[in-house]
Context: one part of a larger RNA
RNA sequence: UGACGGGGGCCCGCACAAGCGGUGGAGCAUGUGGUUUAAUUCGACGCAACGCGAAGAACCUUACCUGGGCUCGAAAUGGAGUGGACUGGGGUAGAAAUAUCCCUUCCCCGCAAGGGGCUGCUCUAUAGGUGCUACAUGGCUGUCGUCAGCUCGUGUCGUGAGAUGUUGGGUUAAGUCCCGCAACGAGCGCAACCCCUAUUACCAGUUGCCAUCAUUCAGUUGGGCACUCUGGUGAGACCGCCUCGGAUAACGGGGAGGAAGGCGGGGAUGAUGUCAAGUCCUCAUGGCCUUUAUGUCCAGGGCUACACACGUGCUACAAUGGUCGGUACAAACCGUCGCAAACCCGUGAGGGGGAGCUAAUCGGAAAAAGCCGGCCUCAGUUCGGAUUGUAGUCUGCAACUCGACUACAUGAAGCUGGAAUCGCUAGUAAUCGCGGAUCAGAACGCCGCGGUGAGUACGUUCCCGGGCCUUGUACA
Numbered sequence: 001u002g003a004c005g006g007g008g009g010c011c012c013g014c015a016c017a018a019g020c021g022g023u024g025g026a027g028c029a030u031g032u033g034g035u036u037u038a039a040u041u042c043g044a045c046g047c048a049a050c051g052c053g054a055a056g057a058a059c060c061u062u063a064c065c066u067g068g069g070c071u072c073g074a075a076a077u078g079g080a081g082u083g084g085a086c087u088g089g090g091g092u093a094g095a096a097a098u099a100u101c102c103c104u105u106c107c108c109c110g111c112a113a114g115g116g117g118c119u120g121c122u123c124u125a126u127a128g129g130u131g132c133u134a135c136a137u138g139g140c141u142g143u144c145g146u147c148a149g150c151u152c153g154u155g156u157c158g159u160g161a162g163a164u165g166u167u168g169g170g171u172u173a174a175g176u177c178c179c180g181c182a183a184c185g186a187g188c189g190c191a192a193c194c195c196c197u198a199u200u201a202c203c204a205g206u207u208g209c210c211a212u213c214a215u216u217c218a219g220u221u222g223g224g225c226a227c228u229c230u231g232g233u234g235a236g237a238c239c240g241c242c243u244c245g246g247a248u249a250a251c252g253g254g255g256a257g258g259a260a261g262g263c264g265g266g267g268a269u270g271a272u273g274u275c276a277a278g279u280c281c282u283c284a285u286g287g288c289c290u291u292u293a294u295g296u297c298c299a300g301g302g303c304u305a306c307a308c309a310c311g312u313g314c315u316a317c318a319a320u321g322g323u324c325g326g327u328a329c330a331a332a333c334c335g336u337c338g339c340a341a342a343c344c345c346g347u348g349a350g351g352g353g354g355a356g357c358u359a360a361u362c363g364g365a366a367a368a369a370g371c372c373g374g375c376c377u378c379a380g381u382u383c384g385g386a387u388u389g390u391a392g393u394c395u396g397c398a399a400c401u402c403g404a405c406u407a408c409a410u411g412a413a414g415c416u417g418g419a420a421u422c423g424c425u426a427g428u429a430a431u432c433g434c435g436g437a438u439c440a441g442a443a444c445g446c447c448g449c450g451g452u453g454a455g456u457a458c459g460u461u462c463c464c465g466g467g468c469c470u471u472g473u474a475c476a
Stems, first nucleotide, its partner, number of pairs: 001476002003473003007470007015460002019424005026315008034306002042053002064301007077125008088103006106117004128290002131288003137284002139279003142275001144273001149188006155164003168179003194267004199235007208225003213222002238261001241255005317417001321376007333364003338357002343352003383414001388409007430452007
């Protein structure tokens, strides 16, 4: 100087408390451990691994296993030699890869010689490796933590390590600002500048909108751009004003006005460093290993196994509910390799059909919870839907291993969950549906969007984590 203390002081955080809803019990989904297996590819392991890499394993992917092949190689570059096409179509053997046979077949410059292009084969220098090492590395990322810290120059003090500044009194979300001070300044962080959102003026008015006029089944058409909305430029919030407290300061409490008030709400933004944290399987790369194999092609299998254990979710256990009928109101987004309306068929998944749309024009599109009415009356039930049987639909070369969905039948556990444990402070929790990425198909996951919309916070003694000062130390 740090680190640590079941030392002290001050302060903060859904850290506790106060509340609301869960997890832990059930069934299923998904990841992991374990076990099994020819293989169940690999990585990730307290927080910070475990719906993680994977925004999507039937083949492919695929790295694993079994079997069948290849060895200048599946792909790339240079050199030498040699051939003419490349390509396209068909036959045979085969699981395919592949082997073999038949048909078809060169281009550009040039009179020519020749040169160039494309391509097959042979040789060679090389290639290849998701093989090892993240404890050799770059890059990227997680974490403490959006915590308020981390440093430097000069000066001063100290033999020195170092100290001072950065401590102190206040204040703040903040090393934020004020005052003081052997310090005076400065840098990286904080804040602001950026984006979205809340209000409004102006500009613009179609594909959007409709107050007035006419018209219609319908903003449908004429008309209009006021309103809604869209999207561009501005305004607006600064403790600016009043008042009280305070050192007259910084700042804090209250009030007015205001769409918004004291950082308005949210996002992006992550200092010096820590964990030899994670990643050699995104990529790059040193070293090592491999080279008729640890490379590469193909078929089939596996990654989907199942006495069990754990994590994360979904659906429930019901009446604030279930079911049937009627009816209302979103936002955001996607669509030409596509979205697909009307209409017809089917109980349905879906099929036929193909208008319109490169989209404020057409389509996906029904929002759901809600509201109105009927039934159910507390029961393992008209709760719950697992499981299984049968019959189907769709995608796709192909749904056996191993897809999703539909109909009929079946109708398991489950009556609110031990010890323990998680999230959340407002348009939040809870609850309800909608969309998107990936994607042929395949979400209860992920990323977004809106609808309905709470309860509680006395307080900081305690648990956890963190910041500053101080103290002890046999630790570095």

Predicted 3D model of a 476-nucleotide part of an RNA (small-subunit ribosomal RNA, 3' major domain) from an uncultured bacterium. Model confidence (mean pLDDT): 84 of 100. Its Rfam family is "Bacterial small subunit ribosomal RNA".